[in-house]
RNA sequence: CGAGCCGGACGGGCGGCCGCGUCGAGCACGAUCCCGCUGGUCGGGGGAGGGCUCGCCGAGGAAAGUCCGGACUCCACAGGGCAGGGUGGUGGGUAACACCCACCCGGGGUGACCCGCGGGACAGUGCCACAGAGAACAGACCGCCGGUUCGACCUCUCGGGGUCGGCGCCGGUAAGGGUGAAACGGUGGUGUAAGAGACCACCAGCGUGGCGGGUGACCGUCGCGGCUCGGUAAACCCCCACCCGGAGCAAGGCCAGACAGGAAGCGUUCGAGGGCGGCCCGCCCGAGCUUCCGGGUAGGCCGCAGGAGGGCACCGGCAACGGUGUUCGUAGAUGGAUGGUCGCCAUCCGCCGGGCAACCGGCGGAUACAGAAUCCGGCUUACAGUCCGGCUCGUCCG
Numbered sequence: 001c002g003a004g005c006c007g008g009a010c011g012g013g014c015g016g017c018c019g020c021g022u023c024g025a026g027c028a029c030g031a032u033c034c035c036g037c038u039g040g041u042c043g044g045g046g047g048a049g050g051g052c053u054c055g056c057c058g059a060g061g062a063a064a065g066u067c068c069g070g071a072c073u074c075c076a077c078a079g080g081g082c083a084g085g086g087u088g089g090u091g092g093g094u095a096a097c098a099c100c101c102a103c104c105c106g107g108g109g110u111g112a113c114c115c116g117c118g119g120g121a122c123a124g125u126g127c128c129a130c131a132g133a134g135a136a137c138a139g140a141c142c143g144c145c146g147g148u149u150c151g152a153c154c155u156c157u158c159g160g161g162g163u164c165g166g167c168g169c170c171g172g173u174a175a176g177g178g179u180g181a182a183a184c185g186g187u188g189g190u191g192u193a194a195g196a197g198a199c200c201a202c203c204a205g206c207g208u209g210g211c212g213g214g215u216g217a218c219c220g221u222c223g224c225g226g227c228u229c230g231g232u233a234a235a236c237c238c239c240c241a242c243c244c245g246g247a248g249c250a251a252g253g254c255c256a257g258a259c260a261g262g263a264a265g266c267g268u269u270c271g272a273g274g275g276c277g278g279c280c281c282g283c284c285c286g287a288g289c290u291u292c293c294g295g296g297u298a299g300g301c302c303g304c305a306g307g308a309g310g311g312c313a314c315c316g317g318c319a320a321c322g323g324u325g326u327u328c329g330u331a332g333a334u335g336g337a338u339g340g341u342c343g344c345c346a347u348c349c350g351c352c353g354g355g356c357a358a359c360c361g362g363c364g365g366a367u368a369c370a371g372a373a374u375c376c377g378g379c380u381u382a383c384a385g386u387c388c389g390g391c392u393c394g395u396c397c398g
Base pairs, nucleotide, nucleotide: 001394002393003392004391005390006389007388008387009386010385012345013344014343015342016341017340018339020058021057023055024054025053026052027051029049033045034044035043036042037040060369064380065379067378068377069376070375071374072248073247074246075245084244085243086242087241088240089103090102091101092100093099104118105116106115107114108113119239120238124236125235126232127231128230141177142176143173144172145171146170147169148168149166150165151164152163153162154161155160185203186202187201188200189199190198204228205227206225207224208223209222210221211220212219213218252302253301254300255299261293262292263291264290265289266288273285274284275283276282309328310327311326312325313324314323315322316321346367347366348365349364350363351362352361353360354359
């Protein structure tokens, strides 16, 4: 310099004008209600609530998908089992996880590194298309070999022997050919009529025993056994081990109406109830009045913002993470606020001009994905553009 791999951070800035929400302060207004007597659309108290002004603060790395795991809340619950759901190499981390870290095994890459739904297929049931003779305790199409028969030829000691051939017949084979993703180990030899783990050596796999290393998955090494056994569990209401009670902030708790309608009780010559401030008498008005249902409904408030919290330093650990110390910290809407616009700057792209070049000037364009709703930990997906760190390979120079 070129080509890559991995990780982390940010995701526009400043100002003007207009606008929104929570909270706080101030100003004027102020329903229902309470008190008073001069009985008035009076005086005082009290403040629900909306209005104006000022001030502080006001989305994210994913707030998203709602896919996992928890906190929290209510309901259920002796214990065990069945059913159902989930997880699946090993060891750690964590409140927990299908997450994270480290390692193992397998695969890919020259490498940094990446990928793996990574338990079990000698327990059962199932599936393996097409091609092919045969696809699971398989199979014989071509070929090879033996016998037999027929034919031709050669030879002959005339009994026979040999060679070749047949869409012949019977049998033996699995070396070779051919099909397939896969054909029941591979190479070489012995052996044989031809062959074959039939036998032998080496190799590969499997099983098994010992030794060594590792917490472990597993690895290395030395034997032994001819054992050679297909794949598929991302097929099953298959097996094994472990885990899981259900519903969810519309959880749940507190306050608590109005109108219609309905029911019951009391009452309308025996007068409920109301007014004359309270009580008794008295006077006046007088047909409704009370309770319950409607409905714990509508509505309001809490839950609801300090939490498994973030930053920094030190310590332990390979790491995920943990411990200690210090420090920071104001979103809480509910038809749902956190915005719009203009100017300047910044970054990137294109065009034009200048310059050997780095670059400079002008004009135009772009600045994403998206948006809290009980709260956390993850995963996945989307994203204009920018910055930083570590590492690998190639070429050249020292």

Predicted 3D model of a 398-nucleotide RNA (Bacterial RNase P class A) from a Kineosporiaceae bacterium. RNAcentral holds the sequence, with entries from ENA. The prediction has a mean pLDDT of 76. The gene name in the source record is rnpB.